């Protein structure tokens, strides 16, 4: 240096072009003498960045960035 995969909420993980969802964690309530379990609800995401393409882009296609495998 080729080549290849990946980057979504604090974590991990969905969403093959049409309102970004789930589980854990977190905060409230409910039970409980307290807590935990175990029930019900909240909050919380510039979808890595930068540009294209489309009416619309986590999704396509270019660069970059960062990281995992590979070859050399």
């Nucleotide at each position: 240096g080729g080549c290849u995969c990946g980057c979504u909420a604090g974590c991990a993980u969905a969403a093959u072009g049409g309102u970004a969802g789930u589980g854990c964690a977190u905060c409230c309530g409910a039970c409980u003498c307290c807590a935990g379990a175990u029930c019900g609800g909240a909050a919380g995401g510039u979808u890595a960045c930068a540009g294209g393409u489309u009416c619309g882009a986590u999704u396509c296609c270019u660069g970059u960035g960062c990281g995992g495998g590979u070859c050399a």

About this RNA: The RNA shown here (transfer RNA) has 72 nucleotides and comes from Tetradesmus obliquus. Its mean pLDDT, the model's own confidence on a scale to 100, is 83. The RNAcentral record of the sequence draws on ENA and Rfam.